[in-house]
RNA sequence: CUCUUAUCGAGAGAGGCGGAGGGACAAGCCCGAUGAAGCCCGGCAACCCCGGCGAUGAUCCGGAAGGUGCCAAUUCUUGCAGGAGCCGAAAGGCCUUCUGAGAGAUAAGGG
Repeated sequence: CUCUUAUCGAGAGAGGCGGAGGGACAAGCCCGAUGAAGCCCGGCAACCCCGGCGAUGAUCCGGAAGGUGCCAAUUCUUGCAGGAGCCGAAAGGCCUUCUGAGAGAUAAGGG
């Protein structure tokens, strides 16, 4: 880098260092000197993991020492297609809404 599978409406700090940016991308809309990113500590969760069995479960019960991850807003919203609705004489548009896909993120396994 790429493929497969699973998950993405819950959860997580009035801490220290640090100083202007951040929320993947684009647009929008937000967050930020009442201190962004990053680092440390702390925390959440339970994918890997550990234990259990009168339950052996693709889907159970429990645990968190270790490996990741995560700690504003649904993955902040939309981005493509379709259904419904609305506007329009039509072509078509888009505000709303639903479904699916795409994109992205994380984990585990493979190349």
Molecule: SAM riboswitch aptamer (S box leader)
Organism: Paludifilum halophilum